[in-house]
RNA sequence: UAAGUUGGCUGGGUGAUCGCGUCCUGGGUAACCAGGUCGAGGAAAGUCCGCACUCCAUAGAGCACGGUGCCGGCUAACGGCCGGGCGGGGUGACCCGACGGAAAGUGCAACAGAGAGGUGCAUUGCCGGUCCAGGGUAAGACCUGGAUCGGUGAGGGUGAAACGGUGGUGUAAGAGACCACCAGCAACGUCAGUAAUGGCGUUGGCUCGGCAAACCCCACCAGGAGCAAGGUCAAGCAGGGUGAAUGGCUGUGAGAGAUCACAACCAGCGGGGUUGCUCGCUCCGCCAAACAUCCGGGUAGACCGCUCGAACGCACCAGAGAUGGUGCGUCAAGAUGGAUGAUCACCUCUCGCUUCGGCGAGAACAGAAUGCGGCUUAUAGGCCAACUUGACCG
RNA sequence: GGGCCGAUAGCUCAGCCGGUAGAGCAACGGCCUUUUAAGCCGAUGGUCCUGGGUUCGAGUCCCAGUCGGCCCACCA
Numbered sequence: 001u002a003a004g005u006u007g008g009c010u011g012g013g014u015g016a017u018c019g020c021g022u023c024c025u026g027g028g029u030a031a032c033c034a035g036g037u038c039g040a041g042g043a044a045a046g047u048c049c050g051c052a053c054u055c056c057a058u059a060g061a062g063c064a065c066g067g068u069g070c071c072g073g074c075u076a077a078c079g080g081c082c083g084g085g086c087g088g089g090g091u092g093a094c095c096c097g098a099c100g101g102a103a104a105g106u107g108c109a110a111c112a113g114a115g116a117g118g119u120g121c122a123u124u125g126c127c128g129g130u131c132c133a134g135g136g137u138a139a140g141a142c143c144u145g146g147a148u149c150g151g152u153g154a155g156g157g158u159g160a161a162a163c164g165g166u167g168g169u170g171u172a173a174g175a176g177a178c179c180a181c182c183a184g185c186a187a188c189g190u191c192a193g194u195a196a197u198g199g200c201g202u203u204g205g206c207u208c209g210g211c212a213a214a215c216c217c218c219a220c221c222a223g224g225a226g227c228a229a230g231g232u233c234a235a236g237c238a239g240g241g242u243g244a245a246u247g248g249c250u251g252u253g254a255g256a257g258a259u260c261a262c263a264a265c266c267a268g269c270g271g272g273g274u275u276g277c278u279c280g281c282u283c284c285g286c287c288a289a290a291c292a293u294c295c296g297g298g299u300a301g302a303c304c305g306c307u308c309g310a311a312c313g314c315a316c317c318a319g320a321g322a323u324g325g326u327g328c329g330u331c332a333a334g335a336u337g338g339a340u341g342a343u344c345a346c347c348u349c350u351c352g353c354u355u356c357g358g359c360g361a362g363a364a365c366a367g368a369a370u371g372c373g374g375c376u377u378a379u380a381g382g383c384c385a386a387c388u389u390g391a392c393c394g
Numbered sequence: 395g396g397g398c399c400g401a402u403a404g405c406u407c408a409g410c411c412g413g414u415a416g417a418g419c420a421a422c423g424g425c426c427u428u429u430u431a432a433g434c435c436g437a438u439g440g441u442c443c444u445g446g447g448u449u450c451g452a453g454u455c456c457c458a459g460u461c462g463g464c465c466c467a468c469c470a
Base pairs, nucleotide, nucleotide: 001390002389003388004387005386006385007384008383009382010381012347013346014345015344016343017342018341020039021038023036024035025034026033027032041365045376046375048374049373050372051371052370053226054225055224056223060279061278062277063276066221067220068219069218070084071083072082073081074080085099086097087096088095089094100217101216105215106214107211108210124155125152126151127150128149129148130147131146132145133144134143135142164182165181166180167179168178169177183207185204186203187202188201189200190199191198192197230304231303232302233301239295240294241293242292243291246267247266248265250263251262252261253260254259268286269285270284271283272282273281274280297469298468299467311330312329313328314327315326316325317324318323348363349362350361351360352359353358395466396465397464398463399462400461401460404419405418406417407416413450422436423435424434425433443459444458445457446456447455
């Protein structure tokens, strides 16, 4: 100096005028007025995960459904983060990976191809036998072609994929059939490591493939709904339909008695809740309630929840890091048809034009709605640090 | 604010447990008819919303995005 990699920060500033929302103070009976205070983000977004919080008559068991998936750690928790392992990519800094199990089981592999799953395939090729035809010979041997039977997975060809690679031995031709080396797999032993895993050695059959973001198996996790949760008050109206099931015994009362009424207990039945099913639990009922559902009616109001919290900033300590601890300091929107804005001036940056004096245009993505931790997606421009590769100069 | 669905031919919709996408209507051509309609026959027509991933192979499975639609409050 050029090109890059990783991590982090920032993402317009100042002033004036007008305007909006919360809260505080003062004035006012009130409407309201005056002054002060605070007033969007790194993603407030997508709602993809995880929590807090709230309610559901507790949330129990099993099955189903669902999620996660190398190992260790961090965390309130997570599908997040950190460190490590393995695999892949890059000259490199570095980046990417849903990365358990395919010799538990079931299944899939279209088309092409001779054959597509544990053994399969003979189309072409190579080789051998028999027969036929032709050549050849004294007769053969032999040569060529065809038919047929058999051997052969080495060569060609198909495919995403055809059951190791190279060299040799061997053979009629061949082949892990055998041998050497290499690659891969499995078992055992040993060493390192918390572990995933890796190194080394021996043996084996010579080679036992792909898909689980197919069913499935294994391990772990998970009750449901969501602040329109839920609570308090006010205003107003009009309720209605549908949905099921009884016996015994005791006591009390009434009655002349038959019996009736009420209550308790036992058993049974029915309905609701517990996301789906079964059991269990629980609530209500057994002649009209709870609940469910449908139709209809009324209100579109106020307050709480609501913002001080796994909070933020700085320093130190522990740790390799995520992260944790301690001390000091700070309080930073809470709207509800939904505030956080507009105009002007100067400055900053970028681009264009230029007579080098200036002039013109533009300044990203976006925007709170209970809060928090993540992930993902969008984002003009600027700044910082560390590292890599190349070129040049000393 | 929260929850849940959908996107396939011009329109309305199918498409199972991945194997190369159809049906009806419309539009086009032909037959029939004097002509039109109806009827019959035929052919055409697809970025399966977009991008990425898994797989030999994706409309289908997974992830991210875009667009569109539906539902909800309180009182009695």
Overview: Two RNAs folded together computationally: RNase P RNA and transfer RNA, 470 nucleotides in total. Its mean pLDDT, the model's own confidence on a scale to 100, is 79. It holds a member of the Rfam family "Bacterial RNase P class A". Gene Ontology terms of the family: tRNA processing, dimeric ribonuclease P complex and ribonuclease P activity.